[in-house]
RNA sequence: GGGCCCGUAGCUCAGAUUGGAAGAGCGUCGGUCUCGCACACCGAAGGCCGCGGGUUCAAAUCCCGCCGGGUCCA
Numbered sequence: 001g002g003g004c005c006c007g008u009a010g011c012u013c014a015g016a017u018u019g020g021a022a023g024a025g026c027g028u029c030g031g032u033c034u035c036g037c038a039c040a041c042c043g044a045a046g047g048c049c050g051c052g053g054g055u056u057c058a059a060a061u062c063c064c065g066c067c068g069g070g071u072c073c074a
Base pairs, nucleotide, nucleotide: 001073002072003071004070005069006068007067010026011025012024013023020057028044029043030042031041032040050066051065052064053063054062
């Protein structure tokens, strides 16, 4: 330098194929329970969907550029 894959909640990841309400588990916080803690159960908070642009009535999703990470080739 080139090819491919990845970037979504604090962490690990779905969702992209087929554009139409942003999700799960863990963690955190509160409650129930307990003498208290843990477990269990109930609830809540937490997101510029890497950045910018384009297409569209509408983009996490399609297109272009860039940034970062991984991998292969040179």
The RNA shown here (transfer RNA) has 74 nucleotides and comes from Candidatus Sifarchaeum subterraneum. Its mean pLDDT, the model's own confidence on a scale to 100, is 81. Rfam family: tRNA. Gene Ontology term of the family: triplet codon-amino acid adaptor activity.